Context: one part of a larger RNA
RNA sequence: UCCAGCUAAGGGAAUUCGGCAAAUUAGCCCCGUAACUUCGGGAGAAGGGGUGCCUGCCUUGCGAGAGGCAGGUCGCAGUGACAAGGGAAGGCCAACUGUCUAAUAACAACACAGGUGACCGCAAGUCCGUAAGGAUUAGUACGGUCACUGACUCCUGCCCAGUGUAGGUAUCUGAAAGCCCUUUUCAAGGGGACGAAGGACCUAUAAACGGCGGGGGUAACUCUGACCCUCUUAAGGUAGCGUAGUACCUAGCCGCUUAAUUGGCGGCUUGCACGAAAGAAGGAAUGAGCCUUCUACUGUCCCUAGCUGGAAACCGGCGAAAUCAUCAUCCCGGCGAAAAGACCGGGGACCCCCAAGGGGAAGCGAAGACCCCGUGGAGCUUUACAGCAGUCUGCCGUUGAGCUACGACUUCGGAUGUAGAGCGUAGGUAGGAGGCAAAGAAGUGUCUUCGCCAGGAGGCACAGAGCCGCCAAUGGAACACUACCCAUCCGAAGUUGUGACCCUUACUCUUUUCCAAAAGAGGACACCGGUAGGUGGGCUGUUUAGGUGGGGCGCCAUGCCCUCGAAAAAAUAUCGAGGGCGCCCAAAGGUUGACUCAGGUGGGUCAGAAAUCCACCGUAGAGUGCAAGAGUAAAAGUCAGCUUGAUGUGACUUCGCAUAACAGGAAGUCGCGGGACGAAAGUCAGGUCUAACGAACCUUUAAGGGUUAUUGGUAAACCCUAAAGACGCCAGAAAAGCUACCCCGGGGAUAACGGAGUUGUCUCCAGCGAGAGUCCAUAUCGACCUGGAGGUUUGCUACUUCGAUGUCGGCUCUCUCCAUCCUGGCUGUGCAGCAGCAGCCAAGGGUAAGACUGUUCGUCUAUUAAAGGAGAUCAUGAGCUGGGUUUAGACCGUCGUGAGACAGGUCGGUUGCUAUCUAUUGGGGGUGUUGGAGGUCUGAGGGGAAGCUGCUUUUAGUACGAGAGGAACAGAGCAGCGGCGCCUCUGGUGUACCGGUUGUCCGAUAGGGCAUUGCCGGGCAGCUACGCGCUGUUGGAUAAGAGCUGAAAGCAUCUAAGCUCGAAGCCAUCCCCAAAAAGAGACUUCCUUUAAGGACAUCGUUAGAAGAGCGGUUUGAUAGGGCUGGGGUGUAAGAAUCAAGGCGAAAGCCGAGAUUUUCAGCCCGCAGCUACUAAC
Repeated sequence: UCCAGCUAAGGGAAUUCGGCAAAUUAGCCCCGUAACUUCGGGAGAAGGGGUGCCUGCCUUGCGAGAGGCAGGUCGCAGUGACAAGGGAAGGCCAACUGUCUAAUAACAACACAGGUGACCGCAAGUCCGUAAGGAUUAGUACGGUCACUGACUCCUGCCCAGUGUAGGUAUCUGAAAGCCCUUUUCAAGGGGACGAAGGACCUAUAAACGGCGGGGGUAACUCUGACCCUCUUAAGGUAGCGUAGUACCUAGCCGCUUAAUUGGCGGCUUGCACGAAAGAAGGAAUGAGCCUUCUACUGUCCCUAGCUGGAAACCGGCGAAAUCAUCAUCCCGGCGAAAAGACCGGGGACCCCCAAGGGGAAGCGAAGACCCCGUGGAGCUUUACAGCAGUCUGCCGUUGAGCUACGACUUCGGAUGUAGAGCGUAGGUAGGAGGCAAAGAAGUGUCUUCGCCAGGAGGCACAGAGCCGCCAAUGGAACACUACCCAUCCGAAGUUGUGACCCUUACUCUUUUCCAAAAGAGGACACCGGUAGGUGGGCUGUUUAGGUGGGGCGCCAUGCCCUCGAAAAAAUAUCGAGGGCGCCCAAAGGUUGACUCAGGUGGGUCAGAAAUCCACCGUAGAGUGCAAGAGUAAAAGUCAGCUUGAUGUGACUUCGCAUAACAGGAAGUCGCGGGACGAAAGUCAGGUCUAACGAACCUUUAAGGGUUAUUGGUAAACCCUAAAGACGCCAGAAAAGCUACCCCGGGGAUAACGGAGUUGUCUCCAGCGAGAGUCCAUAUCGACCUGGAGGUUUGCUACUUCGAUGUCGGCUCUCUCCAUCCUGGCUGUGCAGCAGCAGCCAAGGGUAAGACUGUUCGUCUAUUAAAGGAGAUCAUGAGCUGGGUUUAGACCGUCGUGAGACAGGUCGGUUGCUAUCUAUUGGGGGUGUUGGAGGUCUGAGGGGAAGCUGCUUUUAGUACGAGAGGAACAGAGCAGCGGCGCCUCUGGUGUACCGGUUGUCCGAUAGGGCAUUGCCGGGCAGCUACGCGCUGUUGGAUAAGAGCUGAAAGCAUCUAAGCUCGAAGCCAUCCCCAAAAAGAGACUUCCUUUAAGGACAUCGUUAGAAGAGCGGUUUGAUAGGGCUGGGGUGUAAGAAUCAAGGCGAAAGCCGAGAUUUUCAGCCCGCAGCUACUAAC
């Protein structure tokens, strides 16, 4: 020193994030018990009283025992030890008992009873499974599953626009199959109609996901705004609550609590960003939950001390590990990868061992978990991309019979066909001069049907012989009759479709006890298989850019053009500075010809500064489609004519792209073909030059060219050519997020802390002196402007560290700086004195305690001489703490569809290491110091603050002052803080000791063991503080300053030479260490090889971890013992005598306890005496 304990005077939470820890309380009996309340509780509330032993008696019990009464009696204390709630008050959260992160989170999280919604009638719904099959369930809606909420009380507002879910659906959309058309046949193909689910559309639904505004004005003080206006929405937040576990500002404002409150509680409330089952507001009880207060209590603290046991230390035995480049005697300053034991300079430094605490080794431990990077990974999410289960639906298969309705197609039969004109109901074309009729014409009646209301067709009955056409008229067309065709309608047959119904034999299910079989129920549905459309984070695989003064957010500096930067060749970077492009133009292109602009001066109707006209000047001051630069005047500008060279097709060169190569693109040069303009020479391959752009795959277009299986043809496919469609991350992937549950590989190539550099910012200083200070810049304050210092702020940089240098604050303990807060010495003053203000010197010493907050900081309280500022890896985690920050859990607000996120808030949350070296503090051993020793010194050199400060008082009510007030020099006393020492006193401890006492054991007594020394009461020595003692002055040299003399400079001047003063500061005086001070000292004494002296051993302790020191060793009081003294405790045992009572005829017996013997007994780390024992 650590671990585990014990005890502490006075104070009593002042400690601290926080009463953490500890202490208090405690059993049983009696009395008594508040608010509140869900009437059960709260409650052991709180707060009081009692409690032992002995004797006797009463009640009860078979008894053991239990309950009581009376008297006696002892102690500090009677649940005497053990065991055994501290209490109260206010708030938050969760109703409760329960559950949870085995090993950092026990909570407010989960669960819960209760509430609500959704699905589900059983061959159900939900779940597992490829399926068979299984669970719920051998259950059946008072049930099961899913979701949200979370007892109870009181309530639960508005919104259906969005997203879901459900229902509906005239219409639209909507796949395959089938149907129709088309493709010269066929087929692939194309088109169309029909048309399922789904979607559009309509409706419902919020205890579904979710959402729930802004501006302006207004009341007779002001404020506010019941009221009004306006924009706007799907609706604009109702009740309740509200600075909240939610409020940024914020430490909101007020009140209470406190001396003081970033806390707590109650209100207010402008709610950054409460709010009604992701429930709102209350609320008794409950809680190892969180916050606050009071009381009791205490070593948490003031302020520490003592003690016990075990470690540690020493001896004996056994005996690891981490770690370890090589070495190592360091310190300071410097340099240096900017933080060195190893380099440079200086200093220090003989060798070794032991103990201690841990300053350094950017100590050891773990290839940093933060950050960034990787075309790394994983988990999770979703309206990322692409899929897959599942599921809904259509069609086909499994798959059959019948009936009906409505369709479609084919065939057959029948009927119908009215513009107007015309006798009249003329479908078209062709033929046609006849046709029909007793197998019953005309006509009449009736019925059916059609109808353009004229009439037509058909059936039945009567009737009994004609009727129609040709011709004429009308008309575009002429009727009888026949054939074919068109449109519509009816009927029949066949094929086929759709809907409803029905059947049973496929198929399915149930029952009868399995199977089988039968019966029943369903039934061509369903199941199952195939195919097509929808839906589909349920599941899977992936992607989710780069640049970047870290990354993210922002931006594009990611493809191009111009100027500057750019340093006079070329080239040249930055998230450098200033701009532009992603077009436009059939003329704004080509060519030929003609002309000259901007501006100014003069003149001229309306006409003005500027309109059009004239004259002159006019090198470009204009124009050029478009940025800038360059170019440009019989033009490259302006105007006009004719035109398409903005053409087809080749080769090469340049830029892009230093050198070799390189795509698209842009530009240029040279051919060939065919052209335009011009008389011609000639010019023309777009725009005066430098920007205006895009590979491959794929698709489309082309009046282009070709190929395709014997041939011709169509379609389709393919090839060649040209063009279009885009990749702007612009030499071009197909692509969203979260991770604090995270992982891997790397990086100090790159951030967060620290260091370094810089110093805008910061702090401090200075120059100048506008001004104010009545006057007066400089007593004091000091603008604008300017120059610095420092390296404590905050930035910037990215140099060091990512195979890790532990990060805020506090505590502890140390050193330094001065820009000085106090104390000391001075100067000025708008200094009378007192008290101040400002400045100079000065770092010796001091610089405190609390409330709030994690705080540093800050505000406040009462003190004080003063309550200074800063640095040391924002000194200090191998020293502590762990409140904050910064893992995993959880809640709230806000954001996000979500996973999740938040320098927003909140509750909870593991702090490793046996010290090798060095450094330090102590303790020893050795060598050296030139013979060896004993003793006594010196003091180079170190260390110290050994003192610092205040109050009172004398001076003195004096100096000063009108007064009010009110000093100093020099003395005295006291106190606080600090230092050193001590234990007489006081206090603490005191596990030596003495006594009391509980339980139990040794049979009882006596005497003891154990229970923390069992507990309790005292307490010597020792050690201690809370106790006691001591804790100077003077000299020397100076600082600021005050002066003397005194020139330079005939004066003046404290200075230049010289001299005198002058501070708590410096050096001594004082205390401590110190001859290893290598310059290794001095003096004195002893010894001279048989030495002197020392050591071991031995008895010890005034000493002590081990060593050491000191004392003794028979010539001895060194230790033990004994005796005496002194001291502690408190009156031993035994005996005698009593004792409340009781028993007994008596003798006598039981009895807590009392008195006497007895200031006893017991004990002693102390002192003295004494050799009894051991120092032989």

The part of an RNA shown here (large-subunit ribosomal RNA, half B) has 1176 nucleotides and comes from Candidatus Methanophagaceae archaeon GoMg1. Its Rfam family is "Archaeal large subunit ribosomal RNA". Gene Ontology terms of the family: structural constituent of ribosome and ribosome. Taxonomically the source falls in Candidatus Methanophagaceae (Archaea, Methanobacteriati, Methanobacteriota, Methanomicrobia).